[in-house]
RNA sequence: GAAACCAGAGGGCAAACCAGGCGAAAGCCUCGGGACGCAAAGCUUCAGGCCUGCAGCGCACUCCGCGCCAUGGCGGCUGGGCUACCGUU
Numbered sequence: 001g002a003a004a005c006c007a008g009a010g011g012g013c014a015a016a017c018c019a020g021g022c023g024a025a026a027g028c029c030u031c032g033g034g035a036c037g038c039a040a041a042g043c044u045u046c047a048g049g050c051c052u053g054c055a056g057c058g059c060a061c062u063c064c065g066c067g068c069c070a071u072g073g074c075g076g077c078u079g080g081g082c083u084a085c086c087g088u089u
Stems, first nucleotide, its partner, number of pairs: 003089003008086001012038002017033002019030004036076001042082003046079003049074003056068004
């Protein structure tokens, strides 16, 4: 230096919930609090899956409702791609 691996040490990330904010919602953000967990719980929507349904379309209409629908979202749903510390072989 390369490939594979990721035990252990040093460490890393941060669920629910709370505070503030964004969003129609799902959900997201924070040099915040907090740790359920994670050897890639680092990055990435290519495939599948799940969630929401603003706008749109259809139906109904006293009710402001029902259905379809991602271009929205989930990487801590699965797979894929990329990258990776100390170290081991």

This is a predicted structure of an 89-nucleotide RNA (c-di-GMP-I riboswitch aptamer) from Duganella sp. CF517. Its mean pLDDT, the model's own confidence on a scale to 100, is 82. NCBI's taxonomy places the organism under Bacteria, Betaproteobacteria, Burkholderiales, Oxalobacteraceae, Duganella. The sequence is in RNAcentral, with records from Rfam.